Overview:
A computed fold for a 91-nucleotide RNA from Halochromatium salexigens, annotated as Glycine riboswitch aptamer.
RNA sequence: AUAUUUCCCGCAGGAGAGACCGGUCCUCGACCGGCGCCGAAGGCGCAACAUCCGCCCGGAAUCGCUCAGGCAAAAGGACUGCGGGAUUCAG
Repeated sequence: AUAUUUCCCGCAGGAGAGACCGGUCCUCGACCGGCGCCGAAGGCGCAACAUCCGCCCGGAAUCGCUCAGGCAAAAGGACUGCGGGAUUCAG
């Protein structure tokens, strides 16, 4: 100095599911109640493995749950690509 690791910024892409019904507020939209759904912010669960053995603990995901969130558009959005910056550091 660099591959690599992690994070940040910019640009581009980025799914699913009721613009449902009733009520309140002048409207927008929000809230309350009802029925139906979705998984890709976040959260929760765990197989292999690990232990002499058992239990506990540890332990992944776009898997599972659906608490939160969401179900026109917009916004949000895991994740992906490119560029820049920081960090870490093997040979």